[in-house]
RNA sequence: GGGUGCGUAGCUCAAUGGUUAGAGCAUUCGUCUUAUACACGAACGGUUCCUGGUUCGAGUCCAGGCGCACCCA
Numbered sequence: 001g002g003g004u005g006c007g008u009a010g011c012u013c014a015a016u017g018g019u020u021a022g023a024g025c026a027u028u029c030g031u032c033u034u035a036u037a038c039a040c041g042a043a044c045g046g047u048u049c050c051u052g053g054u055u056c057g058a059g060u061c062c063a064g065g066c067g068c069a070c071c072c073a
Stems, first nucleotide, its partner, number of pairs: 001072007010025004018056001027043005049065005
C1' cells in the first nucleotide's frame, strides 16, 4: 500500500428497514437466612465509533473517515 471482517450498556452478545434498542454477567436495593452465600424479584446502566446520503421510517442499506483483528504485498 491492497483486500476481508468487525465496531451496540462497565463486560460478553442479540435485535427481518417499522411500537419505547433487549438478554446474561457485573453494580445497587429488596425478599429469604441468626448471619453470609445461594436462590428469587426489582432498579440502574445506551449520542448503536464519527460525518453525510437513501427512505415515510436506519443499529440495520449506501459513501467517506476513524479504530481493531486477520490475509496479501

Transfer RNA from Candidatus Harrisonbacteria bacterium RIFCSPHIGHO2_02_FULL_40_20, 73 nucleotides, folded computationally.
Its mean pLDDT, the model's own confidence on a scale to 100, is 81.
The sequence was found in a public genome assembly.